Context: one part of a larger RNA
RNA sequence: UGACGGGGGCCCGCACAAGCGGAGGAACAUGUGGUUUAAUUCGAUGAUACGCGAGGAACCUUACCUGGGCUUAAAUGUAUGUUGACAGGACUAGAGAUAGUUUUUUCUUCGGACAAUAUACAAGGUGCUGCAUGGUUGUCGUCAGCUCGUGCCGUGAGGUGUCGGGUUAAGUCCCAUAACGAGCGCAACCCCUAUCGUUAGUUACCAUCAGGUCAUGCUGGGGACUCUAGCGAGACUGCCACCGUAAGGUGAGAGGAAGGUGGGGAUGACGUCAAAUCAGCACGGCCCUUAUGUCCAGGGCUACACACGUACUACAAUGGUGGGGACAGAGGGUCGCGAAGCCGCGAGGUGGAGCCAAUCCCAGAAACCCCAUCCUAGUCCGGAUCGGAGUCUGCAACUCGACUCCGUGAAGUCGGAAUCGCUAGUAAUCGCGGAUCAGCAUUGCCGCGGUGAAUACGUUCCCGGGCCUUGUACA
Numbered sequence: 001u002g003a004c005g006g007g008g009g010c011c012c013g014c015a016c017a018a019g020c021g022g023a024g025g026a027a028c029a030u031g032u033g034g035u036u037u038a039a040u041u042c043g044a045u046g047a048u049a050c051g052c053g054a055g056g057a058a059c060c061u062u063a064c065c066u067g068g069g070c071u072u073a074a075a076u077g078u079a080u081g082u083u084g085a086c087a088g089g090a091c092u093a094g095a096g097a098u099a100g101u102u103u104u105u106u107c108u109u110c111g112g113a114c115a116a117u118a119u120a121c122a123a124g125g126u127g128c129u130g131c132a133u134g135g136u137u138g139u140c141g142u143c144a145g146c147u148c149g150u151g152c153c154g155u156g157a158g159g160u161g162u163c164g165g166g167u168u169a170a171g172u173c174c175c176a177u178a179a180c181g182a183g184c185g186c187a188a189c190c191c192c193u194a195u196c197g198u199u200a201g202u203u204a205c206c207a208u209c210a211g212g213u214c215a216u217g218c219u220g221g222g223g224a225c226u227c228u229a230g231c232g233a234g235a236c237u238g239c240c241a242c243c244g245u246a247a248g249g250u251g252a253g254a255g256g257a258a259g260g261u262g263g264g265g266a267u268g269a270c271g272u273c274a275a276a277u278c279a280g281c282a283c284g285g286c287c288c289u290u291a292u293g294u295c296c297a298g299g300g301c302u303a304c305a306c307a308c309g310u311a312c313u314a315c316a317a318u319g320g321u322g323g324g325g326a327c328a329g330a331g332g333g334u335c336g337c338g339a340a341g342c343c344g345c346g347a348g349g350u351g352g353a354g355c356c357a358a359u360c361c362c363a364g365a366a367a368c369c370c371c372a373u374c375c376u377a378g379u380c381c382g383g384a385u386c387g388g389a390g391u392c393u394g395c396a397a398c399u400c401g402a403c404u405c406c407g408u409g410a411a412g413u414c415g416g417a418a419u420c421g422c423u424a425g426u427a428a429u430c431g432c433g434g435a436u437c438a439g440c441a442u443u444g445c446c447g448c449g450g451u452g453a454a455u456a457c458g459u460u461c462c463c464g465g466g467c468c469u470u471g472u473a474c475a
Stems, first nucleotide, its partner, number of pairs: 001475002003472003007469007015459002019422004026313001029310005034304002042053002064299007076122009087104007106113002124288002127286003133282002135277003138273001140271001145184006151160003164175003190265004195233007205222002209220003236259001239253001240251004315415001319374007331362003336355002341350003381412001386407007428451007
């Protein structure tokens, strides 16, 4: 100087408390451990691994296993030589890769081009080392800290500044001061959102006028309103009162759509964990070179006495079922979205209008409201599992896809110890969309809106953190 203390003081944070809802029990989904296996490819392992890399494992992917092939090679380049089809098609053998047979047959400015092949040189490796590395990332932590120049103090390590008194979300600001300044962080500048003005008016809008319809901005028209998207205004403790030297604080003060950082996002200091990644990529070293490279078929990554994590659906009446009625936002669409109509109980089929989309389509929002029914039961709760019949995608759904219909109807009656999230348009609850993608394991992830709470006395205690101080046999 740090680090640590079941030392002290001060102060924060859904840290506790006050509340609301979960998970831990059940079934299923998914990841992991373990076990099994020819293989169940590899990585991630307290917080900071475990719906993580994977934003799509039937083949492919694929790295693993079994078997069958190749050896300048699966891709590309250079040089030289040869050929003009060794390339394409067809047939045969084969699981295929591939092998064999047969057939068709280049351009030319004659230099060559192009293709194939041979030789030579460069290959290739998801093999090892993340403790050789770059780059990127997690975490402490969006915590308020981390430093420098000059000066001053100290023999020196170092200190001071950065401490103290206040204040703040903040090393934020004020006062004081052997310090005076400065940098990286904080804040602001950026984006979205909440209000208004202005410009513009199609594909959006429809108040007034006219026309038309069973009905609909459907048509003429309008530029008001909504909206769209450019520019601007607006919030600064600016004004008032009180407290305070000041910074600032308090106000159920004003005005205002918004009030004290308005709400949300992006933004992550010096550094810590030899943290993670050589399998995204790059790269040093080591290793393999008729194989640890490469091509192909099939299998595996989907196994299953079990253990754990994360989710989903429930155990019901604030509910289930049947019928009727209403209201979003944000997205996606040409190898695409696909309307109306018709067929099917349905998944779906047929059909093909329109749309490169504020125009057309996906598209029916659901919870909600009204009526009816069920009457507390393992039930008209719950839907696992299994049987049968089908649909769709795809060369192909046996291993191993999703969905539909009929039947079947398991566990489960609110969950031990212990434990998690959340302070407002939040939790809870309800549906909708997107990426990946032929299809789908999606109940995951990333977004969007609808309905919409309870509680916070307080900081004694648990956890994590910041500042000052103290002890130390630790560095």
Source information: A computed fold for a 475-nucleotide part of an RNA from an uncultured bacterium, annotated as small-subunit ribosomal RNA, 3' major domain. The RNAcentral record of the full RNA draws on ENA and SILVA.